Model confidence (mean pLDDT): 79 of 100. Glycine riboswitch aptamer, 105 nucleotides, folded computationally. Of the family's consensus pairs, 90% are formed in the model. The sequence was found by an Rfam model in a public genome assembly. Rfam family: Glycine riboswitch aptamer. From the family's description: This family represents the bacterial glycine riboswitch.
RNA sequence: UCGAGAUCUGCGGAAGAGAUCGCCGUGUGGCCUCAGGGUCGCGCGACGGCGCCGAAGGAGCAACCGCCCCGGAACCUCUCAGGCAAAAGGGACCGCAGAUUGAUG
Numbered sequence: 001u002c003g004a005g006a007u008c009u010g011c012g013g014a015a016g017a018g019a020u021c022g023c024c025g026u027g028u029g030g031c032c033u034c035a036g037g038g039u040c041g042c043g044c045g046a047c048g049g050c051g052c053c054g055a056a057g058g059a060g061c062a063a064c065c066g067c068c069c070c071g072g073a074a075c076c077u078c079u080c081a082g083g084c085a086a087a088a089g090g091g092a093c094c095g096c097a098g099a100u101u102g103a104u105g
Base pairs, nucleotide, nucleotide: 001105005101006100007099008098009097010096011095012094013093018050020049021048022047024045025044026043027042028041029040030039031038032037051084052083053082057080058078059077060076064072065071066070
């Protein structure tokens, strides 16, 4: 000096699966009621049940890889966790840019 690769940051893209059932609470609209209150619809939250998804994380097997004692290992598998209308959020991974490190020539 070239700069593979790695890590971090920013921006963009990024799937799947119940608008499920029940109960309780709450907001709101209508109706009934002398007043407490009752009832129906819609929205939200919590809990429980069954069903389902896998691309945060986690676990398992192992193709494969290595410095081959041993170790690293998936988008495969399991679903503990997480998630299942839209929106929001999350999201493996991909692209671009920047910073750090840096094999090799």